RNA sequence: AUAAGAUAAAGCCAAACCUGCCGGAAGGCAGGGACGGAAAGCUGCGGGUCUCUAAAGAUAGCCGGGCUGCCUUU
Numbered sequence: 001a002u003a004a005g006a007u008a009a010a011g012c013c014a015a016a017c018c019u020g021c022c023g024g025a026a027g028g029c030a031g032g033g034a035c036g037g038a039a040a041g042c043u044g045c046g047g048g049u050c051u052c053u054a055a056a057g058a059u060a061g062c063c064g065g066g067c068u069g070c071c072u073u074u
Base pairs, nucleotide, nucleotide: 003073004072005071012037013036017032018031019030020029021028022027035061041067042066043065045064046063047062048059049058050057051056
């Protein structure tokens, strides 16, 4: 360095729900909270789903792809 993995250790993120704010809505942000996660880090590139009259928007913790990263082992 590549690959694999969460056994150990140090850590990381944060579902539902509650409060406040933003949005037409889906939903998002902050605080609390912890269902879970080995990329539950980033990215709307492909598909799915949701909102929506369409256009458009949302969802990365729906699946896949791309980029990046901690630790251990080989």